[in-house]
Context: one part of a larger RNA
Molecule: large-subunit ribosomal RNA, domain VI
Organism: soil metagenome
RNA sequence: CGCAGGAACCUUGACGGCACCUCAACUAUAGUACGAGAGGAUUUAGUUGGACCGACCCCUGGUGUACCGGUUGUCGCGCUAGCGGCACGGCCGGGUAGCCAUGUCGGGAACGGAUAAACGCUGAAAGCAUCUAAGCGUGAAGCCUAUGCCAAGACGAGGGUUCCGUGGCCUUUACUGGCCGAGAGACCCCGGGUAGACCACCCGGUUGAUAGGCCGGAGCUGUACGGGCUGAGAGGCCUUGAGGUUACCGGUACUAACGGUCGAUCG
Numbered sequence: 001c002g003c004a005g006g007a008a009c010c011u012u013g014a015c016g017g018c019a020c021c022u023c024a025a026c027u028a029u030a031g032u033a034c035g036a037g038a039g040g041a042u043u044u045a046g047u048u049g050g051a052c053c054g055a056c057c058c059c060u061g062g063u064g065u066a067c068c069g070g071u072u073g074u075c076g077c078g079c080u081a082g083c084g085g086c087a088c089g090g091c092c093g094g095g096u097a098g099c100c101a102u103g104u105c106g107g108g109a110a111c112g113g114a115u116a117a118a119c120g121c122u123g124a125a126a127g128c129a130u131c132u133a134a135g136c137g138u139g140a141a142g143c144c145u146a147u148g149c150c151a152a153g154a155c156g157a158g159g160g161u162u163c164c165g166u167g168g169c170c171u172u173u174a175c176u177g178g179c180c181g182a183g184a185g186a187c188c189c190c191g192g193g194u195a196g197a198c199c200a201c202c203c204g205g206u207u208g209a210u211a212g213g214c215c216g217g218a219g220c221u222g223u224a225c226g227g228g229c230u231g232a233g234a235g236g237c238c239u240u241g242a243g244g245u246u247a248c249c250g251g252u253a254c255u256a257a258c259g260g261u262c263g264a265u266c267g
Base pairs, nucleotide, nucleotide: 001153005164006163007162008161009160010159011158016149018148019147022050023049024048025047026046027045028044034039052107053106054105055104056103060101061100062099063098067094068093069092070091071090072087073086074085075084076083077082112144113143118138119137120136121135167180168179169178170177185262186261187260188259189205190204191203192202193201210256211255212254213252214251215250216249217248219245220244221243226239227238228237229236230235
C1' cells in the first nucleotide's frame, strides 16, 4: 500500500517445509509344529526397555560471582569486642527463583489411495499356449494421504462475532469544496514482563497493584549481636530454630506510569 466504509477479536486451511514413518528383550501361543535326539520355530496377542524427538521443572540432581554460614593470612575502622576490604567467588559447606538433564510427561500408531518386485483373471497377435498387446485385480518398513507445526499478499486477498459510522461554520448548480470538533479504535510516549539481539509480542498506565520500596508469608541458611552462667583458657550452655535473607507467593498507592498524535462512502 492492497484486500470496495472504519475497527477489535475468533477462525477455515489452499500452499509449504519440518518432524514422524525405529530397534531389542521378555511373556503367552509352546517346549507345540519340525526333529531319532540334541535342539527348537513361523505366526498372533501382550509387556518392558534402548536410542531419537517434543514439552516441562512436581520429584531426583546441576548451576545459582545480588542469599546464609564456617574459616586462613593481612590491612583498615584508635584499642577490646564487632564488622569491612583484598587474596581465583581467598578457600570451604549449603542453597530460592530462573536456566537445565542425568529428572518428569508425551510421541512413532490405526484407516484409506496409487504402486515396486512378485502372484493372478480374462485374452489375442500365433484356431494352441500365454499375467499383456486392449482390459481388470492382489500386493511393501517405501510413495500419496493421515498425525503435529506454519499459513488468506491463497491479489482466488476467504468465513464468523461484536463495536463505531455524525454535529457546527463557510461555500457550491450539486454534501460540491474547505475548516473546526466528536468518534469505535490505534499509535507515539511511559511503568514493566519467564517476551526479547533491535524490532516484534504480552500486561499495565491513577476509574491503577505495572515496577521499586515497605509489610506478611514461603523457601534457604543454621541458633545473630548484646547480656547472663560456667571454665585457667580455647571454649561450652541459656536467652534462641535465633538472626539474616536475591529473583518466589500475597498485601499495601509511599515513589515512578508525565504527556501527546492519528482515526471511517468512494472508485